[in-house]
Context: one part of a larger RNA
């Protein structure tokens, strides 16, 4: 200068509590906001900010007894979630190699690298703070041996099988149908209530009215010709592919896929309400009703499906075959039992915790998103759920 600008978009109000101190902390009750979010999971990114118990110098644009602040103790449990022990793009490294005074540069095997391919696990409970990780029920996967029973082989070869062939994997855009679920609506049902003032009990209001994986069954729909022979091609080899030629057959059996729906799973779980005892606390322990249709209807599923079009739309593993090759024990089918490594998992995640020097009206990738009105994720209003913005 100056006790000046300023205190960063937003609704609070009352009581009662704690305390030295309360507009600011805590608890009730009313009122307002948001509701394709201002809400619910989750990548990235932080790195303990989570949770309890104690604190109040600093930080918190004001206060503080309060906090993402300070001190202490706690907390993240996995064969199936994510990754890693698997597989490959872009681009990286790069024995040998080619170039170069040097440093280095490119690159061939090869090998690294998701944001993709491949893979086996769901529903409830529980904690002050962890859960597809703990518990409880219920299944899968992958190795490993036993049992029993049947069945095939031992050089006349059962069975295994490639770092090799082939076949899948395997992919664009754009459209618009059918069949289904999720979800919601209304009704039925079941328990509670029945409300200070006219009226209201065969009525009214309020909640609820659910359930996965996995097994079993193979539907609406999609899709492909099947056999036999011969043959110089697939770098060897081949019953495999692929090439030619006969039969049969134009889709009826039957193959291959296939959402859901039924059954099971569950004699379970959950559930609205009901509700203790101690006592240093609790709506807990516990008990626990109804649990059924009907209309709508998804941008999810069938569907990597079907038409259509031109700009013609990854790789590799893996599976399936094949034989090269090994080869003496192998395979079903039931029961029961044993192994299952490392790493993350707590919190924030449109935000006060992440990028912006700040508790900063900016920025931040994906998925979930309920009712009325409505073409609609627009807009108003609201529900679950969060907020009320730190003078």
């Nucleotide at each position: 200068g100056a006790g000046u600008a300023g205190c960063g978009a937003g609704a609070g109000a009352g009581a009662g509590g704690u305390g030295a101190g309360a507009a600011u902390c805590c608890u009730c009750u009313c009122c307002g906001c948001c509701g394709a979010a201002a809400g619910c999971c989750u990548a990235a990114g932080g790195a303990u900010u989570c949770c309890u118990g104690a604190g109040g110098a600093a930080g918190g644009c004001u206060c503080g007894u309060c906090c993402g602040c300070u001190c202490a103790g706690g907390g993240u449990a996995a064969g199936u979630c994510g990754g890693g022990g698997c597989c490959u793009a872009a681009g990286c490294c790069g024995a040998g190699g080619c170039a170069g005074a040097c440093a280095u540069g490119c690159g061939u095997a090869g090998g690294c690298g998701a944001u993709g391919g491949a893979c086996a696990a769901c529903g409830g409970g529980u904690u002050g703070a962890g859960a597809u990780u703990c518990c409880c029920g219920u299944a899968c996967c992958a190795c490993c041996g036993g049992u029993a029973c049947a069945c095939c082989g031992c050089u006349u070869g059962a069975g295994u099988g490639a770092u090799g062939g082939g076949g899948u994997g395997a992919c664009g855009c754009a459209g618009g149908u059918g069949g289904g679920u999720a979800g919601g609506u209304c009704a039925u049902c079941a328990c509670a209530c029945u409300g200070a003032u006219g009226g209201a009990a065969u009525a009214g209001u309020g909640u609820g009215u659910c359930c996965a994986a996995g097994c079993g069954u193979g539907u609406a729909g999609g899709g492909a010709g099947u056999g036999a022979g011969g043959c110089a091609g697939g770098c060897a080899a081949a019953u495999c592919c692929g090439c030619c030629u006969c039969a049969c057959a134009u889709a009826a059996a039957g193959c291959c896929u296939g959402a859901g729906a039924c059954g099971u799973g569950a004699u379970g779980g959950g559930g609205a309400g009901c509700g203790a005892a101690c006592a240093u606390a609790a709506g807990u322990a516990g008990c626990g009703a109804a649990c059924u249709g009907a209309c709508u209807g998804a941008u999810c599923c069938c569907g990597u499906a079907c038409u259509g079009c031109c700009g013609a739309g990854a790789a590799a593993a893996g599976c399936c075959u094949c034989u090269a090759g090994c080869g003496a024990g192998g395979u079903g089918u039931a029961c029961a039992g044993g192994u299952g490594c490392c790493c993350g998992u707590a919190c924030c995640g449109c935000a006060a915790a992440c990028c912006g020097a700040c508790a900063c009206a900016g920025g931040u990738a994906g998925g979930c998103g309920a009712g009325g009105a409505g073409a609609g994720a627009a807009u108003c209003c609201u529900a679950a759920g969060g907020c009320g913005a730190g003078c």